RNA sequence: GCCAAUGUAGCUCAGCUGGUAGAGCAUCCCCAUGGUAAGGGGAAGGUCCCCGGUUCAAACCCGGGCAUUGGCU
Numbered sequence: 001g002c003c004a005a006u007g008u009a010g011c012u013c014a015g016c017u018g019g020u021a022g023a024g025c026a027u028c029c030c031c032a033u034g035g036u037a038a039g040g041g042g043a044a045g046g047u048c049c050c051c052g053g054u055u056c057a058a059a060c061c062c063g064g065g066c067a068u069u070g071g072c073u
Stems, first nucleotide, its partner, number of pairs: 001072007010025004019056001027043005049065005
């Protein structure tokens, strides 16, 4: 230099041919226990990497960037 994959909550990841963004763990509160862990219930937490385009409507489609990983030279 070329090609490909990936980028979504603090972490690991879902998200169906576009229609109001979710789970587990972690955090906080409550229940329960003599007490702790485990367990049960609830809450909070998001510029969906960035910019632009298409569309009534974009995490999702298109273009250009950035980052990481892998391959080729």
A computed fold for a 73-nucleotide RNA from a Candidatus Vogelbacteria bacterium, annotated as transfer RNA. Taxonomically the source falls in Candidatus Vogeliibacteriota (Bacteria, Bacteria candidate phyla). Its Rfam family is "tRNA". Gene Ontology term of the family: triplet codon-amino acid adaptor activity.